[in-house]
RNA sequence: CGGAAUGUGGCGCAGCCUGGUAGCGCACUUGUCUGGGGGACAAGGGGUCGUGGGUUCGAAUCCCGCCAUUCCGA
Numbered sequence: 001c002g003g004a005a006u007g008u009g010g011c012g013c014a015g016c017c018u019g020g021u022a023g024c025g026c027a028c029u030u031g032u033c034u035g036g037g038g039g040a041c042a043a044g045g046g047g048u049c050g051u052g053g054g055u056u057c058g059a060a061u062c063c064c065g066c067c068a069u070u071c072c073g074a
Stems, first nucleotide, its partner, number of pairs: 001073007010026004020057001028044006050066005
């Protein structure tokens, strides 16, 4: 320098192709059960999707630039 993949709550991931205002597991908070711990059950809080634009009535999703990490090539 060229090419590719990934980026979504604290952590790990799904959703993207087929656009319709975000979900699962673990973790966290509260309550109940238990003498306590552990555990079980119930309820609840937390992200607007790496970043900046564009298209659209509507974008995590489509298009373009940039950034970070990883891989391949020169």

Description
Transfer RNA from Roseomonas sp., 74 nucleotides, folded computationally. NCBI's taxonomy places the organism under Bacteria, Pseudomonadati, Alphaproteobacteria, Roseomonadaceae, Roseomonas. It matches the Rfam family "tRNA". By type it is a transfer RNA.